[in-house]
RNA sequence: AGAGUUUGAUCCUGGCUCAGAACGAACGCUGGCGGCAGGCCUAACACAUGCAAGACAAACGGCCCUUCGGGGCAGUGGCGCACGGGUGAGUAACGCGUGGGAAUGUACCUUUUAGUUCGGAAUAGCCUCGGGAAACUGGGAUUAAUACCGUAUACGCCCUUCCGGGGAAAGAUUUAUCGCUAAAAGAUCAGCCCGCGUGACAUUAGCUAGUUGGUAGGGUAAUGGCCUACCAAGGCAACGAUGUCUAGCUGGUCUGAGAGGAUGAUCAGCCACACUGGAACUGAGACACGGUCCAGACUCCUACGGGAGGCAGCAGUGAGGAAUAUUGGGCAAUGGGCGAAAGCCUGACCCAGCCAUGCCGCGUGUGUGAUGAAGGCCUUAGGGUUGUAAAGCACUUUCAACGGUGAAGAUAAUGACGGUAACCGUAGAAGAAGCCCCGGCUAACUUCGUGCCAGCAGCCGCGGUAAUACGAAGGGGGCUAGCGUUGUUCGGAAUCACUGGGCGUAAAGAGCGUGUAGGCGGAUAUGCAAGCUAGAGGUGAAAUCCCGGGGCUUAACCUCGGAACUGCCUUUAGAACUGCAUAUCUAGUAUCUCGGAGGGGAUGGGGGAAUUCCUAAUGUAGAGGUGAAAUUCGUAGAUAUUAGGAGGAACACCAGUGGCGAAGGCGCCCAUCUGGACGAGUAUAGACGCUGAGACGCGAAAGCGUGGGGAGCAAACAGGAUUAGAUACCCUGGUAGUCCACGCCGUAAACGAUGAGUGCUAGCUGUCGGGACAUUAGUCUCGGUGGCGCAGCUAACGCAGUAAGCACUCCGCCUGGGAAGUACGGUCGCAAGAUUAAAACUCAAAGGAAUUGACGGGGACCCGCACAAGCGGUGGAGCAUGUGGUUUAAUUCGAGGCAACGCGAAGAACCUUACCAGGACUUGACAUCCUUAUCGCGCGCACCAGAGAUGGAGCGUUUCAGUUCGGCUGGAUAAGUGACAGGUGCUGCACGGCUGUCGUCAGCUCGUGUCGUGAGAUGUUGGGUUAAGUCCCGCAACGAGCGCAACCCCUAUCCUUAGUUGCCAACACGUUAUGGUGGGAACUCUAAGGAAACCGCCGGCGUUAAGCCGGAGGAAGGUGGGGACGACGUCAAGUCAUCAUGGCCCUUAUGUCCUGGGCUACACACGUGCUACAAUGGUGGUCACAAUGGGUCAAACCAUAAAAGCCAUCUCAGUUCGGAUUGUCGGCUGCAACUCGCCGGCAUGAAGUUGGAAUCGCUAGUAAUCGUAGGUCAGCAUACUACGGUGAAUACGUUCCCGGGUCUUGUACACACCGCCCGUCACACCAUGGGAGUUGUCUCUGCUCGAAGUAGUUGAGCUAACUUCGGAGGCAGAUUACCACAGUAGGGGCAGCGACUGGGGUGAAGUCGGAACAAGGUA
Repeated sequence: AGAGUUUGAUCCUGGCUCAGAACGAACGCUGGCGGCAGGCCUAACACAUGCAAGACAAACGGCCCUUCGGGGCAGUGGCGCACGGGUGAGUAACGCGUGGGAAUGUACCUUUUAGUUCGGAAUAGCCUCGGGAAACUGGGAUUAAUACCGUAUACGCCCUUCCGGGGAAAGAUUUAUCGCUAAAAGAUCAGCCCGCGUGACAUUAGCUAGUUGGUAGGGUAAUGGCCUACCAAGGCAACGAUGUCUAGCUGGUCUGAGAGGAUGAUCAGCCACACUGGAACUGAGACACGGUCCAGACUCCUACGGGAGGCAGCAGUGAGGAAUAUUGGGCAAUGGGCGAAAGCCUGACCCAGCCAUGCCGCGUGUGUGAUGAAGGCCUUAGGGUUGUAAAGCACUUUCAACGGUGAAGAUAAUGACGGUAACCGUAGAAGAAGCCCCGGCUAACUUCGUGCCAGCAGCCGCGGUAAUACGAAGGGGGCUAGCGUUGUUCGGAAUCACUGGGCGUAAAGAGCGUGUAGGCGGAUAUGCAAGCUAGAGGUGAAAUCCCGGGGCUUAACCUCGGAACUGCCUUUAGAACUGCAUAUCUAGUAUCUCGGAGGGGAUGGGGGAAUUCCUAAUGUAGAGGUGAAAUUCGUAGAUAUUAGGAGGAACACCAGUGGCGAAGGCGCCCAUCUGGACGAGUAUAGACGCUGAGACGCGAAAGCGUGGGGAGCAAACAGGAUUAGAUACCCUGGUAGUCCACGCCGUAAACGAUGAGUGCUAGCUGUCGGGACAUUAGUCUCGGUGGCGCAGCUAACGCAGUAAGCACUCCGCCUGGGAAGUACGGUCGCAAGAUUAAAACUCAAAGGAAUUGACGGGGACCCGCACAAGCGGUGGAGCAUGUGGUUUAAUUCGAGGCAACGCGAAGAACCUUACCAGGACUUGACAUCCUUAUCGCGCGCACCAGAGAUGGAGCGUUUCAGUUCGGCUGGAUAAGUGACAGGUGCUGCACGGCUGUCGUCAGCUCGUGUCGUGAGAUGUUGGGUUAAGUCCCGCAACGAGCGCAACCCCUAUCCUUAGUUGCCAACACGUUAUGGUGGGAACUCUAAGGAAACCGCCGGCGUUAAGCCGGAGGAAGGUGGGGACGACGUCAAGUCAUCAUGGCCCUUAUGUCCUGGGCUACACACGUGCUACAAUGGUGGUCACAAUGGGUCAAACCAUAAAAGCCAUCUCAGUUCGGAUUGUCGGCUGCAACUCGCCGGCAUGAAGUUGGAAUCGCUAGUAAUCGUAGGUCAGCAUACUACGGUGAAUACGUUCCCGGGUCUUGUACACACCGCCCGUCACACCAUGGGAGUUGUCUCUGCUCGAAGUAGUUGAGCUAACUUCGGAGGCAGAUUACCACAGUAGGGGCAGCGACUGGGGUGAAGUCGGAACAAGGUA
């Protein structure tokens, strides 16, 4: 310090997630030692048992014991129990923090002053008599005190009307000493007041009656409405009162660079509480954790009458919970209470126990050791790795264990810890390693298993047969007595932005204005000193953090000193800036004068064109409307035309990125009233300004209310069309509405998607209004409105003096998508609805800009038998053949739009053959190796069983080769054993190879450079041209590669060479005839080599180019014709059944052999063909002319080519067309012709008379037509592959269909339109709103009741101290006021449940449509 994740890729915005640190933690696996810490976060839930506060005999009387020293017991009395310890329920508060303040108290302690006289009456205990189950309690008698009362005195003290009045004591003891009373002061502690700070919600906006203040009084230690009476009507609140919810506060702790954020366990300070609520008493101090009274709930005891209790003290129990310890030891230390002291008490405390809960330290050995052991794992089988790791050898003994010695803590005695720490000794590597991870982030990889299963997962995502992601193993990485997981906090997150963000399009500028509070504010001078700055003082507890030392062997830990505690208060000084005050100024602002511009607004009046309607007229059959129609109107006279009239609404041309207005908005003309802006001028005022939360006003269209008006248009509605449907688009009608007046509504893509204001920052150009100077032109200037453009900004697009630049001020708004601008609540509204505005739940994205593709029922250009123009077919018939389907024991398998279907198959009777039935074999039909045996193996003939394979048996023939002559070598056969063979079994979605297709389309890329943040672009686009990214020109590009073309083959012309089997011109011979013969090498031809064609030449066009058009010459003319040749890639295209091959599967069978059957089936459908339907023909006769190929072979053999031509006949018919089908006879091949071959003769003579929708091929030696050959092959050809013969028609052209190429445009597509995607319905699940009601809780108001207690009143009853004997005083009792609980009536808030109901979300393959994205087919 960052990283992953939106995309095909990119940049940005933006969320989610991760890496870090921490914890009072918990859970899983594991666990050696020690030190230091920590340990109910949940039920302030309930508690058994024990302990946690007593002590004083030197205050007092009594009782008991006594060793006479003393000790014990209960009671009276004094002190303590208000500390210490626990908890965090309540409390949003002067509760806490911090800093101040004045009107107070303070036991014990310290200092000082003064004093401590004289008396009196009771009472507990004890004794006695009672009550009661108990707890406890009543009467009587008697008694002491440092208990109680009176009196004396009182400088000082208190009260006071300033005269006066009032008030104290206690003694104990032998001295000493300890006490007592009053007062002053201190210290300590406590009470009170104030400034500032200290949560959330405004979907809580008004709250308040002792309320706010005053006077008087009461009360308190003390101020005060703290309380009472009276008077006044105040007080608080947008700087957030009141209400609701939550919460103890702080020092600190965690995190963070910091600012911050979160938190408030342990330690320390404060507060509050003590079963719940209320209350006071005592006391210096309490409204009291282990005190009292009352009420309530709960628990316990009970004799049912009545009583007892309060662990949020320490242990402990139950419960709750994911979860938190011993019913331990000791007062030795520190501290507390009492006491004169000894001492007693002390679950405070000090220790120990339990727990890896955390932090820290140590150990589980060290050295050496290569045959790199064994084993494991992997392997390309060579090896690699585990791995110096182990073993082995040599050492050490920390820790633990055992034995011994043995502290400090104690400055005399006293040690729970504890025979502890520490030290010494002994033995022996001995007793001591796990956890998580290994796809990326993120360090670390292989094999097997599994097969979208099981599972993993923090995010992205893995798993559907080759998983580094699941599980296991080997190996590796990380940490280590721990390691992971979960939870929580901060960080990363600049993702609430003070430091430190944004708002044109990503979320975000309010529709616009006026203006209140508030915020901000021009120039000069003087003063003040609130902010500000500097110095000083006080405070900021200790601990913590930090720095430097010290102590435990180190560290954690402990400790000393320092710094710091960023704060608050006081004080001194300063005066730049802000502020405040005063004075002055004119640049901002406003007023004034003059002037012009304008659809600015309001009211009233006027005008013409057009539509519609009405009347009249002319006139006749249609009109209207549409893509085409129909509904509709019209013979009762429409439409059309003419004239007149009525009525409403809107104002053509001018008209313009022109004007005005704050925005919405404003357009015929005139008048009246009225707002604002602008220019020029100078006069006046003198900062009067800017913004603007609330507030107020304006605010399109639609809508609402009341009353008018209603021509046209037109939601709803009706009809007609379209359509699968059409509640739409189109058409015909048509009502609200649109118009006016008044009143509501208050929203819009109210948009420049850009808040208002001020200043600054290059230019160029148009336009509106005004002015100055000049006067055709123009220059300058102010204000508006546009277009370009620099710097700058921006993610980019873009903005750019009208900023989205550079700055300042103020306001509004945003913080992932969805749920949702929704629910609830509030406000507004007549309603519709508006406004304010969430959450649960859900996703890992949603989004912006730009890029490359692909696509478009977008555009432009171009090409192709793509259309068009033609010729011939298919689709109809019969047959052949392939396929589907069906059938079957099997009808083997594959191929499936183009690019499967006369395809693999260049030929299924057996074989082939992979299929089926049956019968056989098991190292096998085939290969290699090993052992044994034989020497051959075979071949021919024929027998038995059998369907055959096979089994059995026989005859004949033959008796391997080499040789060192050895059963030595080779070879062959048989038998056996196991390694293995074998598989047309699966996966073409694991692969190689081969192939199809787009497509012989013209494209596909790279290097360097340049541009861009980048993906990418440029080049390759543009202007021409071409069959072509072919070439030329231009150009931030310059070059290059794979493709195109050429190079290769055939063919067309000529030449040279060669001359048999071919040829025969000249010469010769011969023949019925024939190159038949001699001979020839001229010609044809054959087959080798060459030549030839290049827009080369001429003319025109073109840019002087590339090239195009025409011409000449030429056998051939513009790639002459044809072939081979197929760029980067696409289709997970095809093939595991050509072959090869990974993995999987079968192994007496999924292998091998054999016989027979099947692949040839047949209601049917489709593809490809053959033959026809006839006269351009059939039949008969006659008669020519080829080429290729095969055959051992250049021409001889296959081999008679056919159509054509000529003659004859048939005469339009199901025929002398057509030949299917069937009968019969014969032939051929073959072991075999039944299933299931081909050919021929005779006979038979089906459908079919040119073929619907639709669809195919072809542009020249082509289509059409005619035959020939070959491969396969025993036989079988309508198929396939070649060959030649005859030999056309048409192409205006590119609008349209199909396919393709280039550029451009839009895009929400990128699996790329066979894309994406929306909504209803149906099903499942989830959370949520409404809901008759119901349950609970909190709270308010009124009333009733009124425990205990306090205060008041009364006190005829009772009464020791004093008494002037009258009484005073006290008590019981009664009563009044306040008041807890309770009751009652009503209101409000919150929460739970709720039949039914509303929408929402989520969910591999449901239904219906097709709304959006392209002009998305109606933008």

The RNA shown here (small-subunit ribosomal RNA) has 1419 nucleotides and comes from a metagenome. RNAcentral holds the sequence, with entries from SILVA. It matches the Rfam family "Bacterial small subunit ribosomal RNA". The prediction has a mean pLDDT of 85.